The part of an RNA shown here (small-subunit ribosomal RNA, central domain) has 352 nucleotides and comes from an uncultured delta proteobacterium.
Its Rfam family is "Bacterial small subunit ribosomal RNA". Rfam links the family to the GO terms ribosome and structural constituent of ribosome.

Context: one part of a larger RNA
RNA sequence: CUGGGCGUAAAGGGCGCGCAGGCGGAAUAGCAAGUCGGAGGUGAAAGCCCGGGGCUCAACCCCGGAGGGUCUUUCGAAACUGCUAAUCUAGAGAGGGUCAGGGGCCAGCAGAAUUCUUGGUGUAGAGGUGAAAUUCGUAGAUAUCAAGAGGAACACCGGUGGCGAAAGCGGCUGGCUGGGGCCACUCUGACGCUGAGGCGCGAAAGCGUGGGGAGCAAACAGGAUUAGAUACCCUGGUAGUCCACGCCGUAAACGAUGAGCACAGGAUGUCCGGAGGGUUCGACCCUUCUGGGUAUCUCAGCUAACGCAUUAAGUGCUCCGCAUGGGGAGUACGGUCGCAAGACUAAAACUC
Numbered sequence: 001c002u003g004g005g006c007g008u009a010a011a012g013g014g015c016g017c018g019c020a021g022g023c024g025g026a027a028u029a030g031c032a033a034g035u036c037g038g039a040g041g042u043g044a045a046a047g048c049c050c051g052g053g054g055c056u057c058a059a060c061c062c063c064g065g066a067g068g069g070u071c072u073u074u075c076g077a078a079a080c081u082g083c084u085a086a087u088c089u090a091g092a093g094a095g096g097g098u099c100a101g102g103g104g105c106c107a108g109c110a111g112a113a114u115u116c117u118u119g120g121u122g123u124a125g126a127g128g129u130g131a132a133a134u135u136c137g138u139a140g141a142u143a144u145c146a147a148g149a150g151g152a153a154c155a156c157c158g159g160u161g162g163c164g165a166a167a168g169c170g171g172c173u174g175g176c177u178g179g180g181g182c183c184a185c186u187c188u189g190a191c192g193c194u195g196a197g198g199c200g201c202g203a204a205a206g207c208g209u210g211g212g213g214a215g216c217a218a219a220c221a222g223g224a225u226u227a228g229a230u231a232c233c234c235u236g237g238u239a240g241u242c243c244a245c246g247c248c249g250u251a252a253a254c255g256a257u258g259a260g261c262a263c264a265g266g267a268u269g270u271c272c273g274g275a276g277g278g279u280u281c282g283a284c285c286c287u288u289c290u291g292g293g294u295a296u297c298u299c300a301g302c303u304a305a306c307g308c309a310u311u312a313a314g315u316g317c318u319c320c321g322c323a324u325g326g327g328g329a330g331u332a333c334g335g336u337c338g339c340a341a342g343a344c345u346a347a348a349a350c351u352c
Base pairs, nucleotide, nucleotide: 005322006321007306008305012320014201015200016199017198021194022193023192025088026087028085029084030083031082033081034080035077036076037075038074039073040072041071042069049065050064051063052062053061054060091191092188093187094186095185096183097182098181099180103177104176105175106174107173108172109171115149116148117147118146119145120144121143125136126135162169163168206247207246208245209244210243211242215241216240220236221235222234223233258319259318260317261316262315263314265298266297267296268295269294270293271292272291273290274289275288276287277286278285301308302307325352326351327350334345335344336343337342
């Protein structure tokens, strides 16, 4: 390499869009590139294989035969693949109606709470802990009432519930905007799937410029604990956390499970539709069928086991990515990207 693999043993790209490429529905006619067959040419000799022979045997040698090509020429076949022409509607898409949603972006607004400021009441404590201390307080704290300022997050509803490709998304209102489900028909007529490169999105932390800064809080300081305590606990506290614009491009970016299609048992819950039935007719409740999502349990089957099980890790097909003993090492070197931090690509010696 192949074979066999990738939930947990090594291995699914963080996610999407998509060029090339690979693969691709039903039926008809034609062509004959792939494919299949006949014939001709060629495939040197030696060797390999079979038969026979020669050295006393064998190795070795000699004679004959067979075999050997993704080869070439020509004639033919037309099922499959391909190509051409014309056609279809089951895939895909469009139109119509309807529905749910924290999907995205922008603007405005509300209330609770923390903190701070001012004023009132009021007096000796308050904080904090296992216990304390650092800390705050007679210059009036804590507590309490009123007023004001400012930033951040949106209790209850809230759910094993919803939406989104993933990252992720939760107060209210408005504007702009993406995707999806269902129903019944009409239309286009394979327009599809995947996708190396490429392009875009991408939590947190971090970086640049300018704002903002209530709470929290790396670093840092102090108090404790301890043999020590560069920690856990406490009192403080700066970056940061927030906003705008621009970078970074990583993660246990996880379902540790790539995408698409088809097939093949049941049961229960829940969310969103559609069609009915019951009903004190109501958006309530009960119930039947049906489509889509999301969960749980159990067959068949699979699995090393655990477990998975119509949302597969079952049975198949198509395309992509990836692994090939542990360490060295996701490192060095080189290259590309980045302001930097670093990211991506990615070895070897040596060693077990």